[in-house]
Molecule: Bacterial RNase P class A
Organism: Pseudoduganella rivuli
RNA sequence: GAAGCAAGCCAGACAGUCGCUGGCGGGGGCAGCAAUGCCACCGCGGGAGGAAGGUCCGGACUCCACAGAGCGGGGUGACGGUUAACGGCCGUCCGCUGAAAGUCCGCAAGGAUAUAAGGCGAGGAAUAGGGCCACAGAGACGAGCGUAUUAAGUUACGGUGAAACGCGGUAACCUCCACCUGGUGCAAUUUCAAAUAGGCACGCGAUGAUGUUGCUCGCGGAGCGUGCGGGUAGAAAGCUUGAGCGGCGGAGUAAUCCGUCGCCUAGAGGAAUGGCUGUCAUAGCACCUUCGGGUGCCGUAACAAAAUCCGGCCUAUCGGCUUGCUUCACUG
Numbered sequence: 001g002a003a004g005c006a007a008g009c010c011a012g013a014c015a016g017u018c019g020c021u022g023g024c025g026g027g028g029g030c031a032g033c034a035a036u037g038c039c040a041c042c043g044c045g046g047g048a049g050g051a052a053g054g055u056c057c058g059g060a061c062u063c064c065a066c067a068g069a070g071c072g073g074g075g076u077g078a079c080g081g082u083u084a085a086c087g088g089c090c091g092u093c094c095g096c097u098g099a100a101a102g103u104c105c106g107c108a109a110g111g112a113u114a115u116a117a118g119g120c121g122a123g124g125a126a127u128a129g130g131g132c133c134a135c136a137g138a139g140a141c142g143a144g145c146g147u148a149u150u151a152a153g154u155u156a157c158g159g160u161g162a163a164a165c166g167c168g169g170u171a172a173c174c175u176c177c178a179c180c181u182g183g184u185g186c187a188a189u190u191u192c193a194a195a196u197a198g199g200c201a202c203g204c205g206a207u208g209a210u211g212u213u214g215c216u217c218g219c220g221g222a223g224c225g226u227g228c229g230g231g232u233a234g235a236a237a238g239c240u241u242g243a244g245c246g247g248c249g250g251a252g253u254a255a256u257c258c259g260u261c262g263c264c265u266a267g268a269g270g271a272a273u274g275g276c277u278g279u280c281a282u283a284g285c286a287c288c289u290u291c292g293g294g295u296g297c298c299g300u301a302a303c304a305a306a307a308u309c310c311g312g313c314c315u316a317u318c319g320g321c322u323u324g325c326u327u328c329a330c331u332g
Base pairs, nucleotide, nucleotide: 001328002327003326004325005324006323007322008321009320010319012280013279014278015277016276017275018274020047021046023044024043025042026041028039029038030037031036049303053314054313056312057311058310059309060308061185063183064182073181074180075179076178077177078092079091080090081089082088093123094121095120096119097118102113103112104111105110124176125175129174130173131170132169133168141166145158146157147156148155189237190236191235192234199228200227201226202225203224204223211219212218244263245262246261247260248259249258250257251256281300284297285296286295287294288293
């Protein structure tokens, strides 16, 4: 220098200002006997992602079911490791794939051929059994058919086709083998608990309760009072300190694990995380250039956004940065 790959990271920065939503602190106002609740105000500090997404797989947690065993259903499938677990990840084997170059063919255009790093693989069993095998072919799964041959379906051959006169192929068809496997999802689940209506118990009530009223009379005429319990609205817990994140050291090829130090990083709940202004870097556009760059304009740009929490997988993604691997060619 050419060619082919892999991994990691960022997802505008800073300042001002106006908001939104939680937390802490402060002094007020209103309600209340109080406890406390509500309302604005002031100050301090927190406030989305690499996928928060799809909900595909695995767990934590929850409630329901469950003596034990079997049948059935679902899933996984080389070998070893890793993990809370997995269909994930790591390593190895096997198979397929995989560039420039080189070599060969060719007048040429071009074609054929190999491996590296890397990528991909539903990679157990076809002699337990059943099913199926496109097109072509006379015949496609089980033996028949044609020709030749022989004592004898006895032996040989048969254009096609992946497979043909067979101990073929296919398990991503059923099946068999080994192993795993209960259901439900935070709208899970739990606690507190109004008003109104209804329920139960007790008491009072046509010898007139209750209501109307400050009281009595009068009027009216069948319920009223107290207590308990269930459910709803509403409130709270679950809820974010966790298989957590970062640094360093160690074990291991690696996934991963161990030790130690430091850090706290949304917790709302019909659901906040935003707007504006300025400055500067990125991208884009235009002009100039001594090709190093400079000036001006534009104004943040893709995919998309928490909703119980983790580990994965898959899908979407503007632009940029860094590192590493392999093969070949040239130069020193």